[in-house]
RNA sequence: GCCCGGGUAACUCAGUCGGUAGAGUAUGUGGCUCUUAACCACAAAGUCCAGGGUUCGAGCCCCUGUCUGGGCG
Numbered sequence: 001g002c003c004c005g006g007g008u009a010a011c012u013c014a015g016u017c018g019g020u021a022g023a024g025u026a027u028g029u030g031g032c033u034c035u036u037a038a039c040c041a042c043a044a045a046g047u048c049c050a051g052g053g054u055u056c057g058a059g060c061c062c063c064u065g066u067c068u069g070g071g072c073g
Base pairs, nucleotide, nucleotide: 001072002071003070004069005068006067007066010025011024012023013022019056027043028042029041030040031039049065050064051063052062053061
């Protein structure tokens, strides 16, 4: 230098053919228990890497940049 993948909640990751952003873990509150843990219920938590474009509508499609993992030279 070229090619491919990835960036979505604090963490690990889903998200189909573009149409309300989700799960698990963790956290908080409550229940249970003599207490803790475990277990159960509920809650909170998001600039979907950044900018631009297409569209009635973009996490998803297109362009550029950036960070990261890998391959080739």